[in-house]
Order: sequence, then structure tokens, then C1' cells
RNA sequence: GCCAGCGUAGCUCAGUGGUAGAGCAAUGGUUUUGUAAACCAUCGGUCGGAGGUUCGACUCCUCUCGCUGGCU
Repeated sequence: GCCAGCGUAGCUCAGUGGUAGAGCAAUGGUUUUGUAAACCAUCGGUCGGAGGUUCGACUCCUCUCGCUGGCU
């Protein structure tokens, strides 16, 4: 230099055009003499950034940033 993949909650990841979710973590509660475990609830997001298409974009298109891999 060329090609491909990935970027979504504190972490690991779903979500292929119609109100952004799960597990773990954190916080509170129930239970226990107490702790752990279990169960219930809550909290936590400008979906890497910018622009475009569309009535509507995490999702499609373009540019850009970062990471990973391959080729040279």
C1' cells in the first nucleotide's frame, strides 16, 4: 500500500428498516442467627464520529477514527 471483519450498558454479546435487549457485574429487597447461594426489582446507552437515502436507520450507502486478521 491492497483486501476482509469488528466497534451497541462497567464486561461478554444479541438485535438484517418500525419504541434498543439478554447474561454477568453494581444497587435495593425477600429469605437466613449471620454470610454465601437462590428469587424479585432497580440502575446503567447520543448504538465510535460525520454526512446521505427513507415517512422512519443500530440496521442501507459514502467518508472518517480505532482494533483485529490476511496479502504484498
The RNA shown here (transfer RNA) has 72 nucleotides and comes from a Candidatus Bipolaricaulota bacterium. The sequence was found in a public genome assembly. It matches the Rfam family "tRNA". The family's RNA type in Rfam is transfer RNA. From the family's description: Transfer RNA (tRNA) molecules are approximately 80 nucleotides in length. Gene Ontology term of the family: triplet codon-amino acid adaptor activity. Its mean pLDDT, the model's own confidence on a scale to 100, is 82.